[in-house]
Predicted 3D model of a 73-nucleotide RNA (transfer RNA) from Herbinix sp. Rfam family: tRNA. Rfam's curators write: Transfer RNA (tRNA) molecules are approximately 80 nucleotides in length. It is annotated as a transfer RNA.
């Protein structure tokens, strides 16, 4: 420099052909229990790294740009 790949919930990650963002774990509430852990049910949490763009619609596609791996030269 050039070619890819990866940024989504507090932490690992899913998300299919573009159609109302999930899931495991942690948190937090309540059952259980003498009580603690473990269970079981329930709650909260996210402007999908940022910015534009296309579309009736974007996490998904185009383009600008910010971290980060990885080959090549």
């Nucleotide at each position: 420099g050039c070619u890819u790949c990866c940024c989504u919930a507090g932490c690992u990650c899913a998300g299919u052909u573009g159609g109302u963002a999930g899931a495991g774990c942690a948190a937090c509430g309540c059952a259980u229990u003498c009580g603690u852990a473990a269970u079981g049910c329930g709650u909260a949490g996210g402007u999908c790294g940022a910015g534009g763009g296309u579309u009736c619609g974007a996490g998904u596609c185009c383009c600008u740009u910010g971290g980060g791996g990885a080959g090549c030269u």
Its mean pLDDT, the model's own confidence on a scale to 100, is 81.